The RNA shown here (transfer RNA) has 72 nucleotides and comes from a Planctomycetota bacterium. The sequence was found in a public genome assembly. It matches the Rfam family "tRNA".
[in-house]
RNA sequence: GCCCUGGUAGCCCAAUGGAUAAGGCGACAGCCUCCGGAGCUGUAAAUAGGGGUUCGAUUCCCUUCCAGGGCG
Numbered sequence: 001g002c003c004c005u006g007g008u009a010g011c012c013c014a015a016u017g018g019a020u021a022a023g024g025c026g027a028c029a030g031c032c033u034c035c036g037g038a039g040c041u042g043u044a045a046a047u048a049g050g051g052g053u054u055c056g057a058u059u060c061c062c063u064u065c066c067a068g069g070g071c072g
Stems, first nucleotide, its partner, number of pairs: 001071007010025003018055001027043005048064005
């Protein structure tokens, strides 16, 4: 330098055009309890940045950034 894959809550991981972005761990609050670290209920928290296509973008296209891999 070229090519490929990936980037989604504090961490892990789904959703692949249809809208309220699912779930697990963790955090917080409440309940329970002798206490609670166990159990139950609830709450907050996320699509790497920018632009484009579309009625509609996490998803498709371009570009930048970051990480990993391959070739030279």